Predicted 3D model of a 71-nucleotide RNA (transfer RNA) from a Candidatus Giovannonibacteria bacterium. Its Rfam family is "tRNA". The source organism's lineage runs through Bacteria, Bacteria candidate phyla and Candidatus Giovannoniibacteriota.
[in-house]
RNA sequence: GCGAGCGUAGUAUAGUGGCAGUACGUCUGCUUGCCAAGCAGAUGGCGCGGGUUCAACUCCCGCCGCUCGCA
Numbered sequence: 001g002c003g004a005g006c007g008u009a010g011u012a013u014a015g016u017g018g019c020a021g022u023a024c025g026u027c028u029g030c031u032u033g034c035c036a037a038g039c040a041g042a043u044g045g046c047g048c049g050g051g052u053u054c055a056a057c058u059c060c061c062g063c064c065g066c067u068c069g070c071a
Base pairs, nucleotide, nucleotide: 001070002069003068004067005066006065007064010024011023012022013021018054025043026042027041028040029039030038047063048062049061050060051059
């Protein structure tokens, strides 16, 4: 330099046009003589810009980052 894949919460991941979920974590409460474990609740997210669409995390284009392959 060329090509391909990926980018969703603090971490790991599902969802692939119609209200963004799960687990761990964090916080609060319950429980306990204390801690841990357990139970209940809360918290917090679609890499950036543009296009298509009534509607975009999802489709298209560009950029950025990571990974892989070729040279």
The coordinates come from a structure-prediction model, not an experiment, and the mean pLDDT is 83. The RNAcentral record of the sequence draws on ENA.